[in-house]
Context: one part of a larger RNA
Molecule: large-subunit ribosomal RNA, domain IV
Organism: Lunasporangiospora selenospora
RNA sequence: CUCUCCUGAAGGAACUAGGCAAAAUAACUCUGUAAUUUCGAAAGAAAGAGUGGCUAUUGAAUUAUUAUUAAACUGAAAGGUGAAAUAAUUAUUUGAUGGCUGGCACAUAAAUGUGAGGUACGACUGUUUACUAAAAACACAGCACUUUGCUAACAUAACCAUGGAUGUAUAAAGUGUGAUACCUGCUCAAUGCCAAACGUAUAAAAUUUUUGGUUUCACGAUCAAAAAUCAAACAUUGGUCAAUAGCGGCUGUAACUAUGACAGUCCUAAGGUAGCGAAAUACCUAGUCGGAUAAUUGCCGACGUGCAUGAAUGGUUUAACGAUACUUCAACUGUCUCCAGGAGAGACUCA
Numbered sequence: 001c002u003c004u005c006c007u008g009a010a011g012g013a014a015c016u017a018g019g020c021a022a023a024a025u026a027a028c029u030c031u032g033u034a035a036u037u038u039c040g041a042a043a044g045a046a047a048g049a050g051u052g053g054c055u056a057u058u059g060a061a062u063u064a065u066u067a068u069u070a071a072a073c074u075g076a077a078a079g080g081u082g083a084a085a086u087a088a089u090u091a092u093u094u095g096a097u098g099g100c101u102g103g104c105a106c107a108u109a110a111a112u113g114u115g116a117g118g119u120a121c122g123a124c125u126g127u128u129u130a131c132u133a134a135a136a137a138c139a140c141a142g143c144a145c146u147u148u149g150c151u152a153a154c155a156u157a158a159c160c161a162u163g164g165a166u167g168u169a170u171a172a173a174g175u176g177u178g179a180u181a182c183c184u185g186c187u188c189a190a191u192g193c194c195a196a197a198c199g200u201a202u203a204a205a206a207u208u209u210u211u212g213g214u215u216u217c218a219c220g221a222u223c224a225a226a227a228a229u230c231a232a233a234c235a236u237u238g239g240u241c242a243a244u245a246g247c248g249g250c251u252g253u254a255a256c257u258a259u260g261a262c263a264g265u266c267c268u269a270a271g272g273u274a275g276c277g278a279a280a281u282a283c284c285u286a287g288u289c290g291g292a293u294a295a296u297u298g299c300c301g302a303c304g305u306g307c308a309u310g311a312a313u314g315g316u317u318u319a320a321c322g323a324u325a326c327u328u329c330a331a332c333u334g335u336c337u338c339c340a341g342g343a344g345a346g347a348c349u350c351a
Stems, first nucleotide, its partner, number of pairs: 001346008010337002014335001019332001027051005036041001038179001052101011064089006072081003102106001114330007121322002126138002142177007154163003181316003185247003190244002192240005206229004248266005275309001276306001287303005
């Protein structure tokens, strides 16, 4: 010097990306317990008190035995069985109160919650990257839409067949959202899906018609240009957004200024409603104001010209829950100011 431990004056997070690590808390009995709340909870909230040994008094419970009383059942009767209660004895456990007493120290060791406030996200228990990610991701109950009438839709399969299901729309399959509470605005122009149907257009194949060529002529046969008839998709028409998706500019205007309820105009399928908002979304930005600090690019509460919020891509809340993320306070400490001493094991030297 390294590793594993122990102790530490005064201070007590000044350390640091961050209280990482360490310290602290801790058991049992009793007292006591806030906001909030889906009335279940929060809660071991928080905050306190007691705890050894000996002894006295007094209570409780349990085990076993005996005695007495005795419901009920049984029997023709005598009688028999006998829950339970009371009392006594025996054995064990335990509570309360008083007295005495030892130690520096009585949950004497070991084992054994740190606590509280605010915010974000996700309701919750659960699941996940076996070997760098446990989460805010997945799932979830709940909600909604779509398909499916049974030889069901759908899935596997060349076929047969099988699952769905020995089920039957309160069922099954698919998709999205993600407890609850309050809600879920406008747009069908585009894309998709569903439906409709008069007409139009339209492929191959098939059928039909006419004309032409070939033939000296006729008949027959063959070849062949053009046309007509006939499907769906497409196109057309309508519906549909908890389908994929989208949800504007410019100009003027009120008795100081500012602002603009109001007015004009262009465009659009419709122009973002309720909410929330410098947000896990805000570039400018360390926005502005307030709180907390002596001092805070962070945190919390507000404001709103939202670079580029917004409603099942769900919006906004929310008790409980979380090895989640951020932040504050108390307690605590060698994290630090600033290092020191000690124990053990290495390293090193010699053998």